[in-house]
Two RNAs folded together computationally: RNase P RNA and transfer RNA, 432 nucleotides in total. Rfam match: Bacterial RNase P class A. Gene Ontology terms of the family: ribonuclease P activity, tRNA processing and dimeric ribonuclease P complex. It is annotated as a ribozyme.
RNA sequence: CCUAUCAGCCGGGUUAUCGUUUGGCCUUAGGCCAAAAGGAAAGUCCGGACAGCACAGAGCAACACACCGGUUAACAGCCGGCUCCUCACUUGUGAGGAAGAGACAGUGCCACAGAAAAUUACCGUCUCGCCUUGGUGGGAUAAGGGUGAAAACGUGAGGUAAGAGCUCACGGGUCUUUGUAGCAAUAUAUUGAUUGGGUAAACCUUGUGUGCUGUAAUGCCACGUAUACCAGCGUUCGAGGGCGGCUCGCCCGAGCUGAAGGGUAGGCAGCAAGAUUGUGUUAGCAAUAACAUAGCCAGAUAAAUGAUGACCAUCCCAAUUUAUUGGGAAACAGAAUCCGGCUUAUAGGCUGAUAGAUAUU
RNA sequence: GGUCCUGUAGCCGAGUGGCUAGGCAAAGCUCUGCAAAAGCUUCUACACCGGUUCGAAUCCGGUCGGGACCU
Repeated sequence: CCUAUCAGCCGGGUUAUCGUUUGGCCUUAGGCCAAAAGGAAAGUCCGGACAGCACAGAGCAACACACCGGUUAACAGCCGGCUCCUCACUUGUGAGGAAGAGACAGUGCCACAGAAAAUUACCGUCUCGCCUUGGUGGGAUAAGGGUGAAAACGUGAGGUAAGAGCUCACGGGUCUUUGUAGCAAUAUAUUGAUUGGGUAAACCUUGUGUGCUGUAAUGCCACGUAUACCAGCGUUCGAGGGCGGCUCGCCCGAGCUGAAGGGUAGGCAGCAAGAUUGUGUUAGCAAUAACAUAGCCAGAUAAAUGAUGACCAUCCCAAUUUAUUGGGAAACAGAAUCCGGCUUAUAGGCUGAUAGAUAUU
Repeated sequence: GGUCCUGUAGCCGAGUGGCUAGGCAAAGCUCUGCAAAAGCUUCUACACCGGUUCGAAUCCGGUCGGGACCU
């Protein structure tokens, strides 16, 4: 320098003319000033702010989370660490992932194959008998082989009719005692007990937590009309209602429901000054926090934020005077209550890590 | 903008941990003078990508497509 993989960042700017929208000011047919779509505005997956349900209570059910510590308004997010898994290779490193409590509370499931999926014997091995170049019956066995994702802890020695934790030595798993390091998860050494597994993104158990709905929420104003009749239930022995489901308690209550008929679809607020943005310092491995200073950067309601010209920035191609000329291209994609995250899409460029090949020094 | 449901063969439609029924259609055969009907046989699928598990249409996430409601 090139290639590949992974991770992160950026993803256009200036000016002129005309145009659109909002806010402010004015001499108010109009003029001037300022500003105007993203890193994901997307998916609607999480957490909240805010609004309403009376100021609301208890229980069940349901749902969510689950290694340790930190951060935050909060989070299933983010940061750091521990343990385990996967891939690659230089075999102890790099990258990525985890939905990471419990199988010794209980109930389930492990198809097919295989003798058998937990107390079973197909082949085989040993032994006894019968028949006889081979076959068959009984007994013992779980070391060897086969089946399978998984087969009664593993290796070695002794022992045995052949074998088996039957015995011994050394190891593995699970629980446990003590010491050291660490806030802790945990690591390491050590003591004792024990020795079929897997599965909880199976039911479940343990611990912690949760009220619900959603700006089309909600509040105010204007305009307009019609509630007449019918049916059912009810009027303190209480119909109906109190915004996820059920039960209890508490509260409101003279109307409620059905059918039929009439009026309306307008305006304002919510609506953008915020858990806000930039810069610097300090603390911290970091996420982040504190302090100081400077700033105000969309608010529409069928939905504005644009068009043209020139120049600059980026990339590609060609030429060539080696720093110039000409031409071309540019992805994913458009705010609608707001904020902090996650996931997905993305031309081109930049940065970092790892790996590989070549050349030079 | 918000809140929900859904995807199995050309069509319809069961199946909810052990490789998917059935019906219509399509193709072939039998029967028939030729057809229809009927009978027999055959082909074709779990929207896509990951994860859990020995094993996923089924359980859990993400993506894509289709539909409903709130004014």